Predicted 3D model of a 72-nucleotide RNA (transfer RNA) from Rhizophydium sp. 136. NCBI's taxonomy places the organism under Eukaryota, Opisthokonta, Fungi, Chytridiomycetes, Rhizophydium. The RNAcentral record of the sequence draws on ENA. The prediction has a mean pLDDT of 80.

RNA sequence: AUCGCUGUAGUAUAACGGUUAAUGCGGCGGCCUUUUAAGCCGACAAUGCGAGUUCAAUUCUCGCCAGCGAUA
Repeated sequence: AUCGCUGUAGUAUAACGGUUAAUGCGGCGGCCUUUUAAGCCGACAAUGCGAGUUCAAUUCUCGCCAGCGAUA
């Protein structure tokens, strides 16, 4: 330099173009317990950025940014 892949809560992963974006771990509050742990309940927290297509975009298209890989 070129090409390809990936980017979603703190973290690891889901989500046919269509319900309030789901689940595990972690953190917070509560219940239980003599206490801790375990277990149970609850609330919070996320689509890398900017455009485009569409009635509707996490999903499709383009550009940028970041990471990883291949080639030179």